RNA sequence: CAGGUCAUCGCCGCGAUCAUUGAUCGGGGAGGAAAGUCCGGGCUCCGCAGGGCAGGACGCUGGGUAACCCCCAGGGGGAGUGAUCCCCGUCAAGUGCAACAGAAAGCAGACCGCCUCCGGGAAACCGGAGGUAAGGGUGAAACGGUGGGGUAAGAGCCCACCGGCUGUCGCGGUGACGCGGCAGGCCAGGUGAACUCCGUCCGGAGCAAGACCGAAUAGGACAGCGUUUGAGACCGGCCCGGUCGAGCUGUCGGGUUGGUUGCUUGAACCGGCUGGUAACAGCCGGUCUAGAUGAAUGAUGACCACCCCGAAAGGGGAACAGGACCCGGCUUAUGAUCG
Numbered sequence: 001c002a003g004g005u006c007a008u009c010g011c012c013g014c015g016a017u018c019a020u021u022g023a024u025c026g027g028g029g030a031g032g033a034a035a036g037u038c039c040g041g042g043c044u045c046c047g048c049a050g051g052g053c054a055g056g057a058c059g060c061u062g063g064g065u066a067a068c069c070c071c072c073a074g075g076g077g078g079a080g081u082g083a084u085c086c087c088c089g090u091c092a093a094g095u096g097c098a099a100c101a102g103a104a105a106g107c108a109g110a111c112c113g114c115c116u117c118c119g120g121g122a123a124a125c126c127g128g129a130g131g132u133a134a135g136g137g138u139g140a141a142a143c144g145g146u147g148g149g150g151u152a153a154g155a156g157c158c159c160a161c162c163g164g165c166u167g168u169c170g171c172g173g174u175g176a177c178g179c180g181g182c183a184g185g186c187c188a189g190g191u192g193a194a195c196u197c198c199g200u201c202c203g204g205a206g207c208a209a210g211a212c213c214g215a216a217u218a219g220g221a222c223a224g225c226g227u228u229u230g231a232g233a234c235c236g237g238c239c240c241g242g243u244c245g246a247g248c249u250g251u252c253g254g255g256u257u258g259g260u261u262g263c264u265u266g267a268a269c270c271g272g273c274u275g276g277u278a279a280c281a282g283c284c285g286g287u288c289u290a291g292a293u294g295a296a297u298g299a300u301g302a303c304c305a306c307c308c309c310g311a312a313a314g315g316g317g318a319a320c321a322g323g324a325c326c327c328g329g330c331u332u333a334u335g336a337u338c339g
Stems, first nucleotide, its partner, number of pairs: 001335002003304007011029002014026005031320001035331002038329005043206004050240004055202005060074005075088005089197001094195002096191002111136002113132008144162006163187002165184008210261004220252006232244003268287008306317004
């Protein structure tokens, strides 16, 4: 991006005219996803309205927008050769969870080892007590790395450099953050669509909303509470408070399956200019594109456009799929083209 133009017949709706249950003429008539119903709103109704609890949603920063879990631009982390794509509060506040293997998987741990002492032994080695986690093994991961000193043997035990972390200062940036100086051996694994904690936000229901007209029935029956000693209502739940208030609540049963409206001019679309990195905003000009309601657009012919084969002529192909108040997104199903 999702074919276009013309003609004929058929269907739906609108406008005009007329001799009106129809005729003539003139325009118009499905999507990029109309699907899913996952989000956000416009609009309609619930008489007004406060405090709190519980609950729910979101979660890097800035911008866009009517708004959003969306879009744009950035920051940090990661994947990829790359175009690009994915993630985002907190694990040093506390708690929880993690198969198997392994000695041991959060404040852990000694399987093989290394060292000292005691006993036995000709020796290799065996037993006991103590010290150790540098070497080996298991594992996705074993509680910083390399080198040196030190030690009985070792260990950030100490030191140099590096990595991470904390504190502080400076520079740049609206900000998330980035770059650096100084100090500190501080070395604290993973998991947040785990609980919790932190921060921000939150009336509800929905076009089968709602309004009007017409018509019909059973002005039905029973029970409870109440009439200022206040029943009940105030549509997410509960508590407090407040407002209204003379009928209200529950169960059983009957009637209305009709028509008009809402219903398509809209946060609309197209083109140009200006601003902005962009999303987008403003201004000017132009266009009017379904409004059905047991539910409307299909058939034929010609030409052009697209893809494939072919030198050409020519031949073949063409997906996913159809409104129901409207719009902005996301997700899914696809054919072609571009990267």